Notes
The prediction has a mean pLDDT of 78. A computed fold for a 372-nucleotide RNA from a Deltaproteobacteria bacterium, annotated as Bacterial RNase P class A. The model forms 98% of the base pairs in the Rfam consensus. The sequence was found by an Rfam model in a public genome assembly.
RNA sequence: AGGAGGCAGCGGGUGAUCGCUGCAGGGUUAACCCUGCAGAGGAAAGUCCGGGCCACACAGGGCAGGAUGGUCCGUAACGCGGACCGGGGGUGACCCCAGGGAAAGUGCCACAGAAAACAGACCGCCUGCUGGCUCUGAAGCCUGCGGGUAAGGGUGAAAAGGUGGGGUAAGAGCCCACCGGCUGCCGUGGUGACACGGCAGGCCUGGUAAACCCCAUCCGUGGCAAGACCAAAUAGGGAAGCGUUUGAGGGCUGCCCGUCCGAAGCUUCCGGGUAGGUUGCAAGAGGUACCGGGCAACCGGUAUCCAUAGAUGAAUGAUCACCACCCUGUAUGUUCAGGGUACAGAACCCGGCUUAUAACUGCCUCCUGUUU
Numbered sequence: 001a002g003g004a005g006g007c008a009g010c011g012g013g014u015g016a017u018c019g020c021u022g023c024a025g026g027g028u029u030a031a032c033c034c035u036g037c038a039g040a041g042g043a044a045a046g047u048c049c050g051g052g053c054c055a056c057a058c059a060g061g062g063c064a065g066g067a068u069g070g071u072c073c074g075u076a077a078c079g080c081g082g083a084c085c086g087g088g089g090g091u092g093a094c095c096c097c098a099g100g101g102a103a104a105g106u107g108c109c110a111c112a113g114a115a116a117a118c119a120g121a122c123c124g125c126c127u128g129c130u131g132g133c134u135c136u137g138a139a140g141c142c143u144g145c146g147g148g149u150a151a152g153g154g155u156g157a158a159a160a161g162g163u164g165g166g167g168u169a170a171g172a173g174c175c176c177a178c179c180g181g182c183u184g185c186c187g188u189g190g191u192g193a194c195a196c197g198g199c200a201g202g203c204c205u206g207g208u209a210a211a212c213c214c215c216a217u218c219c220g221u222g223g224c225a226a227g228a229c230c231a232a233a234u235a236g237g238g239a240a241g242c243g244u245u246u247g248a249g250g251g252c253u254g255c256c257c258g259u260c261c262g263a264a265g266c267u268u269c270c271g272g273g274u275a276g277g278u279u280g281c282a283a284g285a286g287g288u289a290c291c292g293g294g295c296a297a298c299c300g301g302u303a304u305c306c307a308u309a310g311a312u313g314a315a316u317g318a319u320c321a322c323c324a325c326c327c328u329g330u331a332u333g334u335u336c337a338g339g340g341u342a343c344a345g346a347a348c349c350c351g352g353c354u355u356a357u358a359a360c361u362g363c364c365u366c367c368u369g370u371u372u
Base pairs, nucleotide, nucleotide: 001368002367003366004365005364006363007362008361009360012323013322014321015320016319017318018317020039021038022037023036024035025034026033027032041343045354046353048352049351050350051349052348053223054222055221056220060257061256062255063254065219066218067217068216069215070084071083072082073081074080085099086097087096088095089094100214101213105212106211107208108207109206122153123152124149125148126147127146128145129144131142132141133140161179162178163177164176165175166174180204181203182201183200184199185198186197187196188195189194227279228278229277230276237270238269239268240267241266242265249261250260251259252258286305287304288303289302290301291300292299293298324341325340326339327338328337329336
């Protein structure tokens, strides 16, 4: 100097004028006015997970269904986070993994190939017999019918562990040495997943489970349009069925068992009225600073802050001027002109994940080249 990897911040500023919402104080009790303070995010988005909270309700078992899937730790909890292990990618910093089981079973692997897992003979190699050619004969060659073989060649993403030697009619873990995989045992290190080492055993035919399936663990339902209170209005209307302790009906996910409520009503249909207000509603698994523990995620302690949005057809804005940043052109030294400034708007709240994102800022690390 160039290229790359990772982590984090911020996501426009200032002034003026006008306007909106909430809270507090005042004028004046109200309408209304004045003053002060505050007023949409890092994702508010998606509604994908987990909860707080509310109702069912005192809440049990089984089947079905769903979710997760290396180990340990964190957390209110999780399908989330951290550290590590294993596998894969990269020269590297680092990145990715839907990471239990294929020897319980079923299925799939196109095309090519002889054959794709109870998996094989296309070209080959060896050998027996019949016939033929050459020929003194042997040996050799060709065809047909059998037997043996899977070391060599071919196909393919993948084809019956690899290299070397022995052995064989020719071959083959058939045998041997070394290596690889697998199984069992032992030792060392680690909380553990695992890693390293040693001994023994010829045990040696795939892949795929984000295919069905098996295993382990977990899961009550519904939701702020939950729920609570107040006010008002109508026609406490009509019909049918079941039932009144021999229990109708309802709840517990979908079903079953079981159990509870219900002591007289319940269910369905038709018709009518109201759909207004208050609350829930923001002080918390809260924020910030420092100290301690921990590799980290995070936990504990001390201090401090909260006038830090609370709307309900839905406020948080509009205009003007200057500045900041970026791009292009010009000037040639810090000038001028033009254009642009992302993704995007709270609705009960919180912890995550995922997706979108212009410009700017900071820190750490890797590779290459050059110079000292």